[in-house]
RNA sequence: GCUUACCUUCGGGGCGGGGCGUAAUUCCCCACCGGCGGUGAUCGGCACGAUGAACCAACGGCGAGCGAAUUGCCGAUGCGUUCGCGGCCGUCAGUCCGUGACCCGUAAUUGCUGCUACCGGUUAACCGGCGAGCGUAAUUCGGUGGACCUGGUGCGAAUCCGGGACCGACAGUUAAAGUCUGGAUGGGAGAAGGAAGCA
Numbered sequence: 001g002c003u004u005a006c007c008u009u010c011g012g013g014g015c016g017g018g019g020c021g022u023a024a025u026u027c028c029c030c031a032c033c034g035g036c037g038g039u040g041a042u043c044g045g046c047a048c049g050a051u052g053a054a055c056c057a058a059c060g061g062c063g064a065g066c067g068a069a070u071u072g073c074c075g076a077u078g079c080g081u082u083c084g085c086g087g088c089c090g091u092c093a094g095u096c097c098g099u100g101a102c103c104c105g106u107a108a109u110u111g112c113u114g115c116u117a118c119c120g121g122u123u124a125a126c127c128g129g130c131g132a133g134c135g136u137a138a139u140u141c142g143g144u145g146g147a148c149c150u151g152g153u154g155c156g157a158a159u160c161c162g163g164g165a166c167c168g169a170c171a172g173u174u175a176a177a178g179u180c181u182g183g184a185u186g187g188g189a190g191a192a193g194g195a196a197g198c199a
Base pairs, nucleotide, nucleotide: 001198002197003196004195006194007193008192009191010190016030017029018028019027032178033168034167035099036098037097038096043090044089045088046087048086049085052083053082054081055080056078057077059075060074061073062072063071064070094166095165103143104142105141107140108139109138110137111136112135114134115133116132118129119128120127121126148164149163150162151161152160170182171181172180
């Protein structure tokens, strides 16, 4: 560094102030928040590379100066300092690309057994079985899944800088929810570490 059907841990944020009102964290004014992976001219770092520029240090030469001090120009030296070019590392998008959750499915598979049906005990109640239909849970697959313009810089910008906008599931509630309560001490994209093997 790569692989694994292995293990462990982590893995979502935000109503603060005020107004009206019987009542609003739900309306209005100001505010606050932005899962995961990618891209990302941003910012920071490097003991990396090539060597461009300026400055500094001492050395040499020439000119100015009576001479020294001083000053100007040129040369080559220094693993000097700073800036620039390239490379590497980290970092930079709620609105771009993809994805997760929520929601839907007349799809497929598997499980459960509440009702109906069927079988047996026995004619019934009832007990046992079965897994056909309805139902329900999980997985796979499919569908759906919100919102950005402008100015600047620049080779290049929906990502940088300035300005102004916009979006945010479902259920609940004495008043309408991105922020409260709930499904959720859930689930998950993924992230980190470990173990084993190979190079």
The prediction has a mean pLDDT of 77. A computed fold for a 199-nucleotide RNA from Cohnella endophytica, annotated as FMN riboswitch aptamer (RFN element). The model forms 89% of the base pairs in the Rfam consensus.